Annotation: The RNA shown here (transfer RNA) has 78 nucleotides and comes from an uncultured archaeon. Its mean pLDDT, the model's own confidence on a scale to 100, is 80.
[in-house]
């Protein structure tokens, strides 16, 4: 320098191929319950610029560019 992969909640991650309107889960956090206390259960809550920008379309988390961060292979130089 070239391919190719990932960036969605605090934290680990579904969805993206085949667009469809209110973007989920688990764990976390708070508050009740239960407990003699924690802890574990159990109920309710709490949560988001979908990495930025721009395009394309009635309609983007999805699809087309460029551009940030990250990783992995290839190359080049020494």
């Nucleotide at each position: 320098g070239g391919u190719c992969c990932c960036g969605u909640a605090g934290c680990u991650c579904a969805g993206c191929a085949u667009g469809g309107a209110u973007a989920g889960a688990g764990c976390g956090c708070c508050g009740g319950c239960c407990c003699u206390c924690u802890a574990a259960g159990c109920c309710g809550g709490u949560g988001g610029u979908c990495g930025u920008g721009g395009g394309u379309u009635c309609g983007a988390a999805u699809c087309c560019c460029a551009c940030c961060g990250g990783g992995a292979c290839c190359g080049c130089c020494a």

Its Rfam family is "tRNA". The family's RNA type in Rfam is transfer RNA.